A computed fold for a 73-nucleotide RNA from an uncultured bacterium, annotated as transfer RNA. The gene name in the source record is trnA. Its Rfam family is "tRNA". The family's RNA type in Rfam is transfer RNA. The coordinates come from a structure-prediction model, not an experiment, and the mean pLDDT is 82. RNAcentral records the identical sequence in 2 taxa.
RNA sequence: GGGCCCAUAGUUUAGUUGGUAAAACAUCUCAUUCGCAUUGAGAAGAGCGUCGGUUCGAUUCCGAUUGGGUCCA
Numbered sequence: 001g002g003g004c005c006c007a008u009a010g011u012u013u014a015g016u017u018g019g020u021a022a023a024a025c026a027u028c029u030c031a032u033u034c035g036c037a038u039u040g041a042g043a044a045g046a047g048c049g050u051c052g053g054u055u056c057g058a059u060u061c062c063g064a065u066u067g068g069g070u071c072c073a
Base pairs, nucleotide, nucleotide: 001072002071003070004069005068006067007066010025011024012023013022019056027043028042029041030040031039049065050064051063052062053061
């Protein structure tokens, strides 16, 4: 220098053939307990690395770019 892959809640992941994002753990509340833990119920929490383009509408398609990984030179 070139090719490919990844980036989504505090963490780990799902969601890809466009229609305003889901789960587990963690956190908080309630119940259970003499109390703690466990267990059960519930709640809050991210608009998808950044910029631009296409579209009525983009996490999803296109381009550029940042960071990480990998292969080639």